[in-house]
RNA sequence: GGGGCUGUAGUCUAGCCUGGUAUGAUGCCAGCUUGGGGUGUUGGUGGUCGGGAGUUCAAAUCUCCCCAGCCCCA
Repeated sequence: GGGGCUGUAGUCUAGCCUGGUAUGAUGCCAGCUUGGGGUGUUGGUGGUCGGGAGUUCAAAUCUCCCCAGCCCCA
């Protein structure tokens, strides 16, 4: 220098191909349960979807550029 893969709540993760309200677990908070704790259970909580631009009525999803990590070629 060229190419490929990955990036989504504090952590892990589904969704991306085929555009239409952000999925689950865990964590955290509260209630119930217990003498208290743990476990269990119910409710709640949290996301510039790596950054920017474009296309579109509408983008995590499509296009382009950039950043970071890993790998391959030179």
Molecule: transfer RNA
Organism: Candidatus Woesearchaeota archaeon